[in-house]
Small-subunit ribosomal RNA from a metagenome, 1442 nucleotides, folded computationally.
Its Rfam family is "Bacterial small subunit ribosomal RNA". Gene Ontology terms of the family: ribosome and structural constituent of ribosome.
RNAcentral holds the sequence, with entries from SILVA.

RNA sequence: GUUGAUCCCGCCGGAGAUCACUGUUAUCAGGGUUCGAUUAAGCCAAGCGAGGUGAAUGUGUUCCUUCGGGAAUGCAUACCACACUGCUGAGUAACACGUAGUUAAUCUGCCCUUAGGUGGAGGAUAAACCUGGGAAACUGGGGAUAAUACUCUAUAGGUGAAAAAUACUGGAAUGUUUUUUCACUUAAAACUACGGUGCCUAAGGAUGAGACUGCGGCGUAUCAGGCUGUUGUCAGGGUAAUGACCUGACAAACCUAUAACGCGUAGGGGCCAUGAGAGUGGGUGCCUCCAGAUGCCCUCUGAGACAUGAGGACAGGGCCUACGGGUCGCAGCAGGCGCGAAAACUUUCCAAUGCGUGCAAGCGUGAGAAGGGAACCUUGAGUGCUUAUGCUCAGCAUAAGCUUUUGCCAAGUCUAGAAAGCUUGGCGAAUAAGGGGUGGGCAAUACGGGUGCCAGCCGCCGCGGUAAUACCCGAGCCCCGAAUGGUGAUCACGAUUAUUGGGCUUAAAGCGUUCGUAGCCGGCUUAGAAAGUUCUUGGUGAAAUCCUGCAGCUAACUGUAGGGCUCGCUUUGAAUACUACUAGGCUUGGGACUGGGAGAGGUCUGGGGUAUUCCAUGGGUAGGGGUUAAAUCCUUUAAUCCAUGGAGGACCACCUGUGGCGAAGGCGCCAGACUGGAACGGGUCCGACGGUGAGGAACGAAAGCUAAGGGAGCAACCCGGAUUAGAUACCCGGUUAGUCCUAGCUGUAAACGAUGCCCGUUUGGUGUUGCGUGUCUUACGGGGAUAUGCAGUGCCGGAGCGAAAGUGUUAAACGGGCCGCCUGGGGACUACGGCCGCAAGGCUAAAACUUAAGGGAAUUGGCGGGGAAGCACACAAGAGGUGGAGCGUGCGGUUCAAUUGGAGUCGACGCCGGGUAUCUCACCAGGGCUGACAGCAGCAUGAUGGUCAGUCUGAAGGGCUUACCUGACGCGCUGAAAGGAGUUGCAUGGCCAUCGUCAGCUCGUACCUUGAGGCGUGCCGUUAAGUCGGUUAACGAGCAAGACCCACACUAUCAGUUGCUAUUGUUCUUUCCGAAGGACAAGCACUCUGAUGGGACCGCUACUGAUAAAGUGGAGGAAGGAGUGGGCUACGAUAGGUCUGUAUGGCCCUAAUGUCCUGGGCUACACGCGCGCUACAAUGGUUGGGACAAUGUGAUGCGACCCUGAAAAGGGAAGCCAAUCACCCAAACCCAAUCUUAGUUCGGAUUGAGGGCUGAAAUUCGCCCUCAUGAAGCUGGAAUCUCUAGUAAGCGAACGUCACUAUCGUUCGCUGAAUACGUCCCUGCUUCUUGCACACACUGCCUGUCAAGCCAUCUUAGUGAGUUUUUGGCGAGGCUCUGUUUACCUUUCGGGGAUAAAUGGAGUCAAGCUAGGGGCAUGCAAGGAGGGCUAAGUCAUAACAA
Repeated sequence: GUUGAUCCCGCCGGAGAUCACUGUUAUCAGGGUUCGAUUAAGCCAAGCGAGGUGAAUGUGUUCCUUCGGGAAUGCAUACCACACUGCUGAGUAACACGUAGUUAAUCUGCCCUUAGGUGGAGGAUAAACCUGGGAAACUGGGGAUAAUACUCUAUAGGUGAAAAAUACUGGAAUGUUUUUUCACUUAAAACUACGGUGCCUAAGGAUGAGACUGCGGCGUAUCAGGCUGUUGUCAGGGUAAUGACCUGACAAACCUAUAACGCGUAGGGGCCAUGAGAGUGGGUGCCUCCAGAUGCCCUCUGAGACAUGAGGACAGGGCCUACGGGUCGCAGCAGGCGCGAAAACUUUCCAAUGCGUGCAAGCGUGAGAAGGGAACCUUGAGUGCUUAUGCUCAGCAUAAGCUUUUGCCAAGUCUAGAAAGCUUGGCGAAUAAGGGGUGGGCAAUACGGGUGCCAGCCGCCGCGGUAAUACCCGAGCCCCGAAUGGUGAUCACGAUUAUUGGGCUUAAAGCGUUCGUAGCCGGCUUAGAAAGUUCUUGGUGAAAUCCUGCAGCUAACUGUAGGGCUCGCUUUGAAUACUACUAGGCUUGGGACUGGGAGAGGUCUGGGGUAUUCCAUGGGUAGGGGUUAAAUCCUUUAAUCCAUGGAGGACCACCUGUGGCGAAGGCGCCAGACUGGAACGGGUCCGACGGUGAGGAACGAAAGCUAAGGGAGCAACCCGGAUUAGAUACCCGGUUAGUCCUAGCUGUAAACGAUGCCCGUUUGGUGUUGCGUGUCUUACGGGGAUAUGCAGUGCCGGAGCGAAAGUGUUAAACGGGCCGCCUGGGGACUACGGCCGCAAGGCUAAAACUUAAGGGAAUUGGCGGGGAAGCACACAAGAGGUGGAGCGUGCGGUUCAAUUGGAGUCGACGCCGGGUAUCUCACCAGGGCUGACAGCAGCAUGAUGGUCAGUCUGAAGGGCUUACCUGACGCGCUGAAAGGAGUUGCAUGGCCAUCGUCAGCUCGUACCUUGAGGCGUGCCGUUAAGUCGGUUAACGAGCAAGACCCACACUAUCAGUUGCUAUUGUUCUUUCCGAAGGACAAGCACUCUGAUGGGACCGCUACUGAUAAAGUGGAGGAAGGAGUGGGCUACGAUAGGUCUGUAUGGCCCUAAUGUCCUGGGCUACACGCGCGCUACAAUGGUUGGGACAAUGUGAUGCGACCCUGAAAAGGGAAGCCAAUCACCCAAACCCAAUCUUAGUUCGGAUUGAGGGCUGAAAUUCGCCCUCAUGAAGCUGGAAUCUCUAGUAAGCGAACGUCACUAUCGUUCGCUGAAUACGUCCCUGCUUCUUGCACACACUGCCUGUCAAGCCAUCUUAGUGAGUUUUUGGCGAGGCUCUGUUUACCUUUCGGGGAUAAAUGGAGUCAAGCUAGGGGCAUGCAAGGAGGGCUAAGUCAUAACAA
């Protein structure tokens, strides 16, 4: 690091140590260690690595000479060494190694000790000399010569056989010793310097070696059987020695689940790395054992070899060659090539340590010592210090001074020779800091620039798509520091292999079940012995390594002393509790016996029952059947239906029950036969006989297979009918295997309690089944009730356990015994191999590769074509519309130079207050203008600005031509500034919309849970409401709701102008004399205005409800249950809308994307959509007359009134800054008349003509008036919208915008309905509950085929090289035996003898070559197969919600 969050299983990664390689960097010193192990035990040029001896001997050459001789050096014989040292790890799974033993089965040169001896004789030969062959290597011949060389012989001795005897050692004589006889064999060497050194025999020792044995230490069973010299006996051969080591005969054994045999891998140990340890991993250096020397075989010599610098043969490789033939072997030291990620100088010396040789001196020694190279380990030091001044101040710079470890130079000493060291002198702060990191883990940047899912980073998680603390660069900072990082490997972390120390209901994991072999484990008791066990004694466990102390100034390292050393093996003597063993006993485990009961336990036989189907007969007539609806289908050849009879197969209702039985699978009509098991009771018998159980065996649902039957119903496949976009499905109609029986096979299931079997222990409650016992009752039944014991089977639940869910005496608790199984996901219940099967297939069972997850339980949400409850103009009940027509307006589309842009389901579309003539304005065409501030070019030889005229132009000192005026800046460049309706609403603020006026959203404390979280906020009622009441591990509180505020409705008080006018008074006008109207003054009663109060609270009453909250009805009241209507919009969510209202980060534009002007456009028009207006008419139109409002607005304004005009309007003009004046005559309505159902006297579009108004301007493109014209339209498909009362609908009015222009918006009044039983069906909302593989939250998640690319694997026609084994053939060379010839010696001349050479034969070992067979691993490969990973491909939608 999986999740929105949580806990757990689980793996992945990081942090530690060590080893190898490697990047960057590097001052010095001391000490130490290692250095071609890893790959190629691959190949090697040239040099060196084993010689010594004159006191064994012969001789050549040279030199010296006192001539006696001496010295040096070479060759050869002889003797010793060359079997050591050094190198490497290929082979080897083995007595190779380790450890402990045996050798009564053995050998041992040189060395040590003891005893004895060293007599006689002889013939050769090398070097040298002479002379040949050959290219060389080398080799032949001739005649000489010596010895510590060789031969013969003597003595001592040795070996063997036979016989006998006596002792010794010992566990045991096959040993040793003694005697006799016979046979065979048979020692010695000298030299000398006279000191000595050698030689031979025997015995003993030491050292070294051979052989044998117990035990120990790798993987694999996808290697289960192996073996024919194999196992043994006898005889022989061979060896130093045992032995099938070898040969012959005889016998048929021998090894193996305690792992034989095979295959793979590997030198073993002391030790090393890591770890707390147990362990795990390793075997490089040092020590030790083994093995090897290009591969392989063989042999001689020798004490020792089958021989690294000996020999021979073969094979492969190299070299020389005169082509005849020769020669070589660095896994010794240096060095080279090759291989590779990977490793040093072709140095010096025998001075030291050792070794060989020699009497010795010496000689030799790439063993060894010493130096050079490589930061490999470890230790230490340094890269400066002081003062002053300055600065951007943990520091830096400058100046002056100090010190000299270190550095450089010189002399002496030291050394085999150097170097280093030591002593002394001189110079000079000089000669010396990097690597990695900086998002988390993990110490250290919200610093700058660049980049823009690009380039790149990243162990893991993850960064990067324009504000990157994660990339690159710079700066700062952090860690370590002469170092610091990376890659690979090992251990730890990892209790993720669990002995210490894990698990298996659901996470991976209990075999489907039982029986049982080996194994493991096992009741009470007595005695014995002492195997395990415990104590004890001796030996061993090499040294080094490790630990501790001390010393070398510290440490590493070295030395020394002590300890330890994988806890082992062997040995002595004791102990006897426990385990095992031997011999007895016991009964509680277990088994047997017996009694009466229970049961779908099993097998077989017989019998029965209802139903379906079919057949026959009779009755009967047009349908039946089936479905959501249909159709296929059956039926006039008579169906379905009813009745009777018959046939056949399968099955066994009710009883039937979380009842019973069985090991599990499983078992259900009745009766019988045979048969298995369990429980209870008895306590008669046996006496531990038991538990588990690897392999093994048996049983084992359904489906399937084989053979023979059977076949009613049902029903895979198949055929039709529907459904559907399709429908190889779901639904319907048919129908075949099969289902049934017999005999076999298969051997699997979610074969599940997803829970192995056995035993013991641990609180309870309540059912039920079987048996026993007690009590009561009885209808006397095998009845009933109740208590209790045992055995079974359920539910609830405590402690405990558990990640939780849960489990809980039927454990998943606590213990014991045995078995099976698990170790991230995928690949993979797969491949290959093996076994089984007729097949299908089953059992066993990997790897490559890929991946950071995968999984369990629970939580909160969201979702469901899940459930429950409640609600809303959501539906229903109604009223009126939209959708059809014309027009208005907005949007899309199209067009255009431009038709600016935004908004897009509800929640865009008379929306951006967006009614656009210019302006607005952002768009298009054209033309002008514009840079604060600072600096620099330039400028009184004139910067800059303005302008008459002409010309360009739509126009213009805007440009140009010409000229004039002015008089100090600065037009060009750089940095910067203003401006931007340019971009980003996914960088933002603010505001708004919507969920939603929905009833929700939270907090404190307490409580519950390991935790996320829950509870509170649930439940029962109630409400518009989480409104209120009751109850409850909750008690309270907050924001929303409510309260509150405003308006309207009643009323009281106060106030009374510009409002009012009842009453009173005055006055005027008219008059039909009743009165009416006006004015003024009192007045404030009423209306009204506007300020403050009152009033309504389920308060009262009846009923319902729980005596509650509340509801229903009623009274009173202006108003009744929120009085009506507004304002106020919780926590949040939608990356909703707006950068084009303003604000604002970033980016962009700078003479233009800024700004001004003229004209055009936003008004286009085939078409589609939304919202409206007017209509289609008689509930109407037209004409005439008549009545009644409210709200607002008014100074570039409202404009009475008068005049003109038919009207729009015009000309005058009072009043009004407005409760005073004006807009202002409201309309629908009422009355009367007319029209008479018609495209009309409906309807008014469109068009023509003439006027008017606003405004610079009315053509694109305004409004109004009059006349004329008179289109569509006769009530609107699918669909869809609004509305519950002063509401809908109808009617007009005012205001906003505004120069002018409303069918828009906002308000205002007038007229004024219908219906609501009710519900959750549609659309949604809230709560509870349930499922979930969703959490970007169903517009979710996710599967498979196909198509494309890449990767590894399997299979395969074949093909190549290798290794091993086996059977033949050929076969170099060696060895043994034997013959011949020659040489030699000897002779008693008959002969005899050993040795050598040549040659022949036989036998044997045998490299190597060749032919064939088998096994194993492996390279390539057309084709085939599945798998994994990849971008947003195609087709479907299988799973997750029922």